[in-house]
This record gives sequence, C1' cells and structure tokens, in this order.
RNA sequence: AGAGUAGGGCAGAUGACCGCUGCUUAGCCGAAAGGCAAAGGGGAGGAAAGUCCGGGCUCCGCAGGACAGGAUGCUGGGUAACACCCAGUCCCGGUGACGGGCAGGAAAGUGCCACAGAAAGGAAACCGCCCGAUAAAAUGGUUGCAAACCUUUAUAUCGGGUAAGGGUGAAAGGGUGAGGUAAGAGCUCACCAGUCCUGUCGGUGACGACAGGAGCUAGGCAAACCCCAUCCGGAGCAAGGCCAAAUAGGGGAACGUUCGAGGGUGGUCCGCCCAAGUUCCCGGGUAGGUCGCUCGAUCCCGACGGUAACGGCGGGACUAGAUGAAUGGUCAUUCCCCCGGUUUCGCCGCGUGCGGUUCCGGGGAUACAAAACCCGGCUUAUCGGCCUACUCUAACA
Repeated sequence: AGAGUAGGGCAGAUGACCGCUGCUUAGCCGAAAGGCAAAGGGGAGGAAAGUCCGGGCUCCGCAGGACAGGAUGCUGGGUAACACCCAGUCCCGGUGACGGGCAGGAAAGUGCCACAGAAAGGAAACCGCCCGAUAAAAUGGUUGCAAACCUUUAUAUCGGGUAAGGGUGAAAGGGUGAGGUAAGAGCUCACCAGUCCUGUCGGUGACGACAGGAGCUAGGCAAACCCCAUCCGGAGCAAGGCCAAAUAGGGGAACGUUCGAGGGUGGUCCGCCCAAGUUCCCGGGUAGGUCGCUCGAUCCCGACGGUAACGGCGGGACUAGAUGAAUGGUCAUUCCCCCGGUUUCGCCGCGUGCGGUUCCGGGGAUACAAAACCCGGCUUAUCGGCCUACUCUAACA
C1' cells in the first nucleotide's frame, strides 16, 4: 500500500422565529364544572418496528397426580427467566484473523429411500466368471472305413455356485496385498480405517491421549412416526380497582285516585281547567372521569471477584407519560461529500510536475423509522462517517 476479520460508538451542532403536549408557579373570568393568558422547566429509538421467545405485574383461580398437547435437546456456567448470553468440546468452511452447526437415540420398534437399476438393506444374479446336464457342430484318438465310444474347443438352452470385475445410482453391506478356491468371497492371514467393550492417564464435564480385546464391518433419514431427559395452569393494561351522569328498567318508603297527590293559569290566595299517579331513598350497570402509569431485575462512574457472560459493593442521577394519541416547521452559520477556480513563499507525498495543505464560488446529501403497562432477548430495516484490535499478500528498513 492493497485485500480482509472481529468488536465498539455516532445518528449532526449552535442561534433566531413560529407552533404542539404535560408539569410547576402565581394571575384573571366563572356558583361550579371549567376556560383564558403569562413565566419557568420536561418532551422518542438504536432499533421505539416485527410481536417471535422469556419474565415482572393483574385477574380467574389453587394448577397434587395421570393422560393429551407444546417447547427445548453436545458440556459447564450466567440469569428473574428464556428458544438468550459467555466459555469450551466435536464436526464443517477459510492460507489466516475468524466464521457456521435444527450437535440426544438409527444394534427399542415401525416406516421411507424419488429416477435409474437385477437388487435400496441381515438384500439381490442383468452382463461377466465357474461347475453340471442336454442338443447339434468341429478337432484329435480307438478302427481299414462308417457307426459307436472317449477327449478337447466354441455356441445355445436348462439347473446351480459366485458380490472379485462391468453396468445403475446420492448411496450396492470396509480398503490394499497374500493365501485359498471349480470360480469366488473376511473364507483365512498381515497391515490400515472404522465400530463396540475393558483398562490407565488428563479434564467438573462434553471429550481427548494411550494400551489391550471382541466381532470380522454394522448404509442414510428422527426438520418421518417414535423413544429418552428437562420444562410448561389460563387470559392479558381493552389486565384490574375506584368515582359516577342522562334515559330506561329493579327494590323500598310516603302521599294520593267520589275526602283529588300533583300539574296549568297566577305576584299570592280563592276560583277555574286537567288529572292517576307523584315525590323521595337504595343498589347494579352504561357514557364519562380517575387510578394502574412509570423508581426500575433502572441509568452513569469507580474499584473488587470472575477467562467471560455476570455478580455483589461504594458514590451519583431521576431521564416522555400522551390517550381520535404531543415531541414539529422555517431561516442563517457550521460540520460531511462533489465540481470549478486560486495557491508568492513554506510543508507533505510520489509516478518529478502533478496532487494535497490555504482561500473563493457553486451544487448535493442527512437514512431506517416514531413510545402507548414495564423489562430481558432475538430477528429484520438503516444515508453517511468514526474508533480499536487482529490477519493475509507485496516491498523496504
């Protein structure tokens, strides 16, 4: 210098003006409910998202056992918990930094293995190889010839053996060599690979190293059923609690319906008219309001324990709480990028006359997306640019 790997952090800044929504303070109007205006101060995220896991909290309820169902699945640790995180084991990928793994059981059982192929799993004979029988032909022999018999060879059919070789396939029941055989074959042997068992050593463990033995070899799929181990009550802030209109209905009491409650007229009384219900109380529920609501497994800093995730300790901070749902807009300067011009001198770099550093002008970009009870994760989206550590290649010292 080029090409990468891993981790972390930012998500513009300042000012002015105009707005939105809560809180506090004091004020004005109003009987109250409430309204108006002022000042101060607060006001989205790294993912607030998807709602995929796990918890807190609330209610139903008491969930002890069994069945069904679901989830998880190498080991150890962390945690409130997890399908998360950390550290490791094994396997795979990469020259490497590093990355990935839906990683229990296939000698518990059942099932499946497309197409091709004879056969797809304690199997199979299509070609080939070998043995036997038969047929007809040829060679040779016995004989003078023929017939007949015998021998050998090739062909055809039938019966049998054979998994060495060919061929099919993703996969054909270890590999190489020797012996063996009619031909062959772990049939036998040597070595190698693998499986299982036993022992020793290291490790908490997954597992690793070594030694011995057995059987001679065991295919894949459990993201097929299934088996094994562990875990899981249900619904969710529209949870749930409280206050509580109007109308209708429920319960009760009082008064009243020829002795007229009540209403109208009316300033009041009488009068006149209408008149069978009227008034009050209680309780439930609706609209609406309010609490839940943001102080919490919280955040920041420090030192300690731990490889780490994380834990406890000390100090400090309070950091949205809206609900038909606020958190915005405009302008200026600056930051970032690009283009053009400029650069007397100086400095840096090299490809040795260019580029950068300076200044001026113009232009561009600012993503993904926005709380809705809270928290821990996962996943997905994201303009631009920064920091740290490490790896490989090349050159130089």